This is a predicted structure of a 77-nucleotide RNA (transfer RNA) from a Gammaproteobacteria bacterium. Rfam family: tRNA. Its family is annotated with triplet codon-amino acid adaptor activity in the Gene Ontology. Rfam 15.1 lists 5,335,975 matches to the family in 14,413 species. The family's RNA type in Rfam is transfer RNA.
[in-house]
RNA sequence: AGGCGCGUAGCUCAGUUGGUUAGAGCGCCUCGGUGACAUCGAGGAGGUCGUUGGUUCAACUCCAAUCGCGCCUACCA
Numbered sequence: 001a002g003g004c005g006c007g008u009a010g011c012u013c014a015g016u017u018g019g020u021u022a023g024a025g026c027g028c029c030u031c032g033g034u035g036a037c038a039u040c041g042a043g044g045a046g047g048u049c050g051u052u053g054g055u056u057c058a059a060c061u062c063c064a065a066u067c068g069c070g071c072c073u074a075c076c077a
Stems, first nucleotide, its partner, number of pairs: 001073007010026004019057001028044005050066005
């Protein structure tokens, strides 16, 4: 330098042949429970889907640019 993949909740990940409210597990908070924890049960908070722009009536999903991470190839040594 070129190519490919990934980026969604604190963490690990689902979800996209564009369509009504964006989800799960773990974690966190509250209550029940216990002598106190843990397990268990009930409830709750937490995201504007890496960023910007575009297409569309409508974008996590399509297009472009860009940032970060990983892998491969090439170049140099």